[in-house]
RNA sequence: GGGUGUGUAGCUCAGUUGGUUAGAGCGUUACACUGAUAAUGUAAAGGUCGGAAGUUCAAUUCUUCCCACACCCA
Numbered sequence: 001g002g003g004u005g006u007g008u009a010g011c012u013c014a015g016u017u018g019g020u021u022a023g024a025g026c027g028u029u030a031c032a033c034u035g036a037u038a039a040u041g042u043a044a045a046g047g048u049c050g051g052a053a054g055u056u057c058a059a060u061u062c063u064u065c066c067c068a069c070a071c072c073c074a
Stems, first nucleotide, its partner, number of pairs: 001073007010026004019057001028044005050066005
């Protein structure tokens, strides 16, 4: 330099022909339970869906460019 893939909550990830409120597990906080802790239950907080532009009535999803990371080729 070229090619492929990945990027979504603090971490690991899902998101089914684009469709209106973006989710799960773990973790965190509060409460309940307990003699106490753990476990368990309930609730809550936590997201510019990597960035910009484009297409569309509507984009996490499609297109283009850029950025970061991983792998392959040179």